[in-house]
Molecule: transfer RNA
Organism: Parcubacteria bacterium RAAC4_OD1_1
RNA sequence: CCGCUCGUAGCUCAGUCGGUAGAGCAGCUCCCUUUUAAGGAGAUGGUCGUAGGUUCGAUUCCUACCGAGCGGA
Numbered sequence: 001c002c003g004c005u006c007g008u009a010g011c012u013c014a015g016u017c018g019g020u021a022g023a024g025c026a027g028c029u030c031c032c033u034u035u036u037a038a039g040g041a042g043a044u045g046g047u048c049g050u051a052g053g054u055u056c057g058a059u060u061c062c063u064a065c066c067g068a069g070c071g072g073a
Base pairs, nucleotide, nucleotide: 001072002071003070004069005068006067007066010025011024012023013022019056028042029041030040031039049065050064051063052062053061
């Protein structure tokens, strides 16, 4: 310098042939228990890496950039 893959909740990840996002774990509240652990219930938590473009509408399509990893020269 070139190419490929990835970036989504505090963590690990799903979801994408375009219709305003979800699980598990962690944390919080409550129940249960003599207490703890375990178990049960509930709520909270996201500018979907950044900035543009296409579109009525973008996590999803296109472009550039940033970051991580891999390969090639």